The RNA shown here (SAM riboswitch aptamer (S box leader)) has 89 nucleotides and comes from a Deltaproteobacteria bacterium.
[in-house]
RNA sequence: AAACCAUCCAAGACGGAGGGAGGGACGGGCCCCGUGAUCUCCGGCCAACCGGCGCUGUGCGCACGGUGGCAAUGCCCGACCGAUGGAGU
Numbered sequence: 001a002a003a004c005c006a007u008c009c010a011a012g013a014c015g016g017a018g019g020g021a022g023g024g025a026c027g028g029g030c031c032c033c034g035u036g037a038u039c040u041c042c043g044g045c046c047a048a049c050c051g052g053c054g055c056u057g058u059g060c061g062c063a064c065g066g067u068g069g070c071a072a073u074g075c076c077c078g079a080c081c082g083a084u085g086g087a088g089u
Stems, first nucleotide, its partner, number of pairs: 004086005014043005022032003026078004044070003049066003052062004074081001
């Protein structure tokens, strides 16, 4: 990596430095972007999937560790689509 399970039912959460052209996975649409996007790093924050801890314990809480996220409902529609987490050969 393949197959499996859960979630993506409009909630929530941004500053600095670097860099300099496209970006939002794909097609169509609609948007974002030199008033500097996408991206990388640092810090912060949000959430609570897994571990950990606590409790009145099949759930709730904390946010210590591993992930994830911080424009727009996964931006919308479509598709044999995609993303994230868990478990696992």
Rfam family: SAM riboswitch aptamer (S box leader). Rfam's curators write: The SAM riboswitch is found upstream of a number of genes which code for proteins involved in methionine or cysteine biosynthesis in Gram-positive bacteria.
The organism belongs to Myxococcia, within Bacteria.
The prediction has a mean pLDDT of 85.